Model confidence (mean pLDDT): 87 of 100. Small-subunit ribosomal RNA, central domain from an uncultured bacterium, 350 nucleotides, folded computationally.
Context: one part of a larger RNA
């Protein structure tokens, strides 16, 4: 490098939008670039292959033919690729009607709980643990009642339920707003798929400015435990966690499974539509579309497991891997306020 690969052995980009590119429906017509066929020219000689000949043979030499798979010119063919004229509706999209949803953004609002403050009742303990102690409490705690303040999170409903491209999204109300799905069959007429670069989004932690700070809590101080205990357990507790704006750009960002399309046994749940049957059962049955689970055949798989939501059978396209360590390191470059990120070697060694 290649045959061959990428769920778990090395290997799917964190996700989307989309540029170049690659690939691309149906039925005709035109052209003839690719393709294919014929002819002509050229393809030096030597060499090569086949036949013959000359040195006594051979090597060698001479001679006839072939080949030289190429290029140029020219006459045809039109299935396929290409290109082009007009067409078509099955791919794709639009209109109309309908219901479902923690999809997003902003504003407002509610009740539990927690802590704190004030006041009342009340008295000696409370708290914590395996057991304790540090801690709090006669300056009146804990408990309990009333009133007030603050911040954060939304019990039940809640469900291998729903929505979203992924990250993710859960009290209630309102405004604005994205997508998917079903029904109808009116419209456009291939407008499609994928997508190197590029752009955008992207948990948590972290960073910058300004707020906020109830609870929890890295760091840190104590108390225990222990041989020690820079831990696990306990009392405290600062950044942080929350909000606005701006960065960061990474995760076991996982289904460890890229996206899209086609056809391919069944069975059983679940949630959203639609149609039909039955006819009142807060229903049941059948069919169908698009989701989401479990089981299972063929098949493929090293096995585990996968199996119409494929890891099976095919097609298009992007990404990625090529023994372990050195190393996701060094150097350089790019972006970043920084932390760190992206790109990404070699010597050497087994």
């Nucleotide at each position: 490098c290649u045959g061959g690969g990428u769920g778990u052995a090395a290997a799917g980009g964190g996700a989307g939008c989309g540029u170049c590119g690659a690939c691309g429906g149906c039925a005709c017509g035109g052209c003839a670039a690719g393709u294919u066929u014929g002819a002509a020219g050229u393809g030096a000689a030597a060499g090569c292959c086949c036949g013959g000949u000359g040195c006594u043979u051979a090597a060698c030499c001479c001679u006839g033919g072939g080949a030289c798979u190429g290029c140029u010119u020219u006459g045809g063919a039109a299935a396929c690729u290409g290109u082009u004229u007009g067409g078509u509706u099955g791919g794709a999209g639009u209109u109309c009607c309908g219901g479902a949803g923690a999809g997003g953004u902003a504003a407002g609002u509610g009740g539990a709980a927690u802590u704190c403050c004030u006041a009342g009742u009340g008295u000696a303990g409370c708290g914590g643990u395996g057991a304790a102690a540090u801690g709090c409490g006669u300056a009146g705690a804990u408990a309990u009642u009333a009133g007030g303040a603050a911040g954060a999170a939304c019990c039940c409903c809640c469900g291998u339920g729903g929505c979203g491209a992924a990250g993710g999204c859960g009290g209630c109300u309102u405004a604005c707003u994205g997508g998917a799905c079903g029904g109808u069959a009116a419209c456009u007429g291939a407008c499609g798929u994928u997508g190197a670069g590029g752009c955008u989004c992207g948990a948590a932690a972290g960073c910058g400015u300004g707020g906020g700070g109830a609870g929890c809590c890295a760091a840190c101080c104590g108390g225990a435990u222990u041989a020690g205990a820079u831990a696990c357990c306990c009392u405290g507790g600062u950044a942080g966690u929350c909000c606005c704006c701006g960065c960061c750009g990474u995760a076991a960002a996982c289904g460890a499974u890229g996206a899209u399309u086609g056809a391919u046994a069944g069975g059983u749940g679940u949630a959203g539509g639609u149609g039909g049957g039955u006819a009142u059962g807060g229903g049941c049955c059948c069919a169908u579309c698009g989701g989401u689970g479990c089981c299972g055949c063929a098949g493929a798989u090293a096995a585990c497991g996968c199996a119409a939501u494929a890891a099976g059978c095919a097609a298009u396209u992007c990404a990625c891997a090529u023994g372990g360590g050195g190393a996701g390191u060094g150097c350089g470059u790019u972006a970043g306020c920084a932390c760190g990120a992206a790109u990404g070697a070699a010597a050497c060694u087994c």